[in-house]
RNA sequence: GGGCGCAUAGCUCAGCGGGAGGGCACUACGUUGACAUCGUAGGGGUCGGAAGUUCGAUCCUUCCUGCGCCCA
Numbered sequence: 001g002g003g004c005g006c007a008u009a010g011c012u013c014a015g016c017g018g019g020a021g022g023g024c025a026c027u028a029c030g031u032u033g034a035c036a037u038c039g040u041a042g043g044g045g046u047c048g049g050a051a052g053u054u055c056g057a058u059c060c061u062u063c064c065u066g067c068g069c070c071c072a
Base pairs, nucleotide, nucleotide: 001071002070003069004068005067006066007065010024011023012022013021018055026042027041028040029039030038048064049063050062051061052060
């Protein structure tokens, strides 16, 4: 220098055009003599950044940033 992949909650991941979600973690309540476990409820996200396409973008296109892999 060229090519490919990944970036979504504190952590780990799903979601591939139209309601942003699971598990763990956190908070409250119940349960217990107490803790743990378990059950119920809840909080927490400008979906890496910028632009474009579209009636509508986490999703499609382009550029940038970071990380990883391959080729030279």
A computed fold for a 72-nucleotide RNA from Richelia sp. RM2_1_2, annotated as transfer RNA. Lineage of the source: Bacteria > Cyanobacteriota > Cyanophyceae > Nostocales > Richelia. The sequence is in RNAcentral, with records from ENA. Rfam family: tRNA. Its family is annotated with triplet codon-amino acid adaptor activity in the Gene Ontology. The family's RNA type in Rfam is transfer RNA.